[in-house]
RNA sequence: GCUGAUAUGGCUCAGUAGGUAGAGCGUUACCUUGGUAAGGUAGAGGUCACGGGUUCGAAUCCCGUUAUCAGCU
Numbered sequence: 001g002c003u004g005a006u007a008u009g010g011c012u013c014a015g016u017a018g019g020u021a022g023a024g025c026g027u028u029a030c031c032u033u034g035g036u037a038a039g040g041u042a043g044a045g046g047u048c049a050c051g052g053g054u055u056c057g058a059a060u061c062c063c064g065u066u067a068u069c070a071g072c073u
Base pairs, nucleotide, nucleotide: 001072002071003070004069005068006067007066010025011024012023013022019056027043028042029041030040031039049065050064051063052062053061
């Protein structure tokens, strides 16, 4: 230098034929218990890496950039 993959709550990850984002773990409150743990109920938490474009509408399609990983030279 070239090619490919990945980037989504604190963590690990889902989410393709574009329609206002979910799970598990964690976390907070409450219930249960003599108490901790376990269990149950409810909640909080995400400008979907960044910047543009297309569209009535973009995590999703297109272009560029950044970061990480892998390969080639």
About this RNA
This is a predicted structure of a 73-nucleotide RNA (transfer RNA) from Candidatus Epulonipiscium sp. Model confidence (mean pLDDT): 80 of 100. Rfam family: tRNA. Rfam classes the family as a transfer RNA. NCBI's taxonomy places the organism under Bacteria, Bacillati, Clostridia, Lachnospirales, Candidatus Epulonipiscium. It was read from a public genome assembly.